[in-house]
RNA sequence: UUCGAUAAGGGCAACUCUGUUGAAAGACGGAGGCGCAAAACCACGGGUCCAAUACCGACACAGGUUAGGAUAGCCGGGUUGCCGAAU
Numbered sequence: 001u002u003c004g005a006u007a008a009g010g011g012c013a014a015c016u017c018u019g020u021u022g023a024a025a026g027a028c029g030g031a032g033g034c035g036c037a038a039a040a041c042c043a044c045g046g047g048u049c050c051a052a053u054a055c056c057g058a059c060a061c062a063g064g065u066u067a068g069g070a071u072a073g074c075c076g077g078g079u080u081g082c083c084g085a086a087u
Base pairs, nucleotide, nucleotide: 001086002085003084004083011036012035015032016031017030018029019028020027021026034073040079041078042077044076045075046074047071048070049069050068054065055064056063
């Protein structure tokens, strides 16, 4: 540097239930454990989700667009890393 996850030591935690938080998507904590060789970290590109604010609409509502937010366990990319094999 590349590849692998048989072994050893481990790590993370889908989803469900529950508490907190948020307008929402979602996030955080506890229990169980779907799975993951980076399911460690980063919103740079794409995708997906929300959209209270603002605008349009409007009697009101519904709806649409949007500032912005989220998702790293959607994909790509960047950074770091245990064990083993090859070079």
Record summary: A computed fold for an 87-nucleotide RNA from a Desulfobacteraceae bacterium, annotated as c-di-GMP-I-GGC riboswitch aptamer. The sequence was found by an Rfam model in a public genome assembly.